[in-house]
Molecule: transfer RNA
Organism: Kofleriaceae bacterium
């Protein structure tokens, strides 16, 4: 300097023929215990890495930017 990937919830992740977000862990709060863990049943949490474009309609398609990882110079 090129070329490729990856940025979604506090943390790992799904969701790519565009129709509007979900899982497990964690948290809270309830039950159940003499208390805890566990097990059970409820919540809270994210406008998808930032900007801009297509389109009615974008996580998802294009462009620039930007953080990380990789190959290559």
């Nucleotide at each position: 300097c090129g070329g490729g990937g990856u940025g979604u919830a506090g943390c790992u992740c799904a969701g790519u023929g565009g129709g509007a977000a979900g899982a497990g862990c964690g948290u809270u709060c309830c039950g159940u215990u003499c208390g805890g863990g566990a097990c059970g049943g409820a919540g809270a949490g994210g406008c998808c890495g930032g900007c801009g474009g297509u389109u009615c309609g974008a996580g998802u398609c294009c462009g620039c930017c930007u953080a990380c990882c990789c190959c290559g110079a």